[in-house]
Context: one part of a larger RNA
RNA sequence: CGUUCGAUGUUUGAGAGGACUCGUCCAUAGUACGAGAGGAUUUGGAUGACUGAACCUCUGGUGUACCAGUUGCUCUACCAAGAGCAUUGCUGGGUAGCUAAGUUUGGAUAAGGAUAACCGCUGAAAGCAUCUAAGUGGGAAACCUUCCUCAAGAUUAGACAUCGUUAUAGAUUCCCAAAAGAUUAUUGGGUUGAUAGGCUUUAGGUGUAAGAAUAGUAAUAUUUUUAGCCAAGAAGUACUAAUAAAUCGAAG
Numbered sequence: 001c002g003u004u005c006g007a008u009g010u011u012u013g014a015g016a017g018g019a020c021u022c023g024u025c026c027a028u029a030g031u032a033c034g035a036g037a038g039g040a041u042u043u044g045g046a047u048g049a050c051u052g053a054a055c056c057u058c059u060g061g062u063g064u065a066c067c068a069g070u071u072g073c074u075c076u077a078c079c080a081a082g083a084g085c086a087u088u089g090c091u092g093g094g095u096a097g098c099u100a101a102g103u104u105u106g107g108a109u110a111a112g113g114a115u116a117a118c119c120g121c122u123g124a125a126a127g128c129a130u131c132u133a134a135g136u137g138g139g140a141a142a143c144c145u146u147c148c149u150c151a152a153g154a155u156u157a158g159a160c161a162u163c164g165u166u167a168u169a170g171a172u173u174c175c176c177a178a179a180a181g182a183u184u185a186u187u188g189g190g191u192u193g194a195u196a197g198g199c200u201u202u203a204g205g206u207g208u209a210a211g212a213a214u215a216g217u218a219a220u221a222u223u224u225u226u227a228g229c230c231a232a233g234a235a236g237u238a239c240u241a242a243u244a245a246a247u248c249g250a251a252g
Stems, first nucleotide, its partner, number of pairs: 001153001005164007015150004021049007033038001050107006059100004066093005071086006111145003118138004170248004174190005195241003198237005204230003211224005
């Protein structure tokens, strides 16, 4: 821009894409078959390989503004307590998020159609025979459906519901943000508000802070103290910031 009024929401599916895999074991059954050796079709169950998707409850990884320990130097006058630098100084752990090696699940038990090779029925040409010439049936992981995703620019531009008509429906600028993200876009909100920050509580992490007291010559230990501190998690709470305003839209 189009879709012949403009919108909001929900959809149909022309079409397109994805997927389609392969084993082993147990029972049926040592049965059918076979002189024996051997050894099924089928049906049911269990369990894998490969591969796809989603997710983070568990197992782990990462986690450079979390916690603790610790070395050297410098600084806060000194002690103590801390800060800075040294690869995040090094080391041990670790929330959220992300993630696989983790978890769940798909690749149907299936089903339909038309078929390939092939197997048939009826059957002439050709008094027989013949699956084929007329007619008619079966038959594969391949094909068309069935399963999943996208999809009306499908210009044949679809359908349904609702809203709007002299300043409306609706949308945007702008602002707070994240399940999103280079920008944009998308999504959640904008006081009739829990959108983000803060605060409170809490989950969870670290592992028992500082100060003081006690014991010990002291290093240190114990008590106060499952303390102190804490990022991205959860709930609550308008304290802070989403103010104010403007624009587009319009008689088909």
The part of an RNA shown here (large-subunit ribosomal RNA, domain VI) has 252 nucleotides and comes from a Bacteroidales bacterium. Model confidence (mean pLDDT): 85 of 100. It matches the Rfam family "Bacterial large subunit ribosomal RNA". Rfam links the family to the GO terms structural constituent of ribosome and ribosome. The full RNA is in RNAcentral, with records from ENA.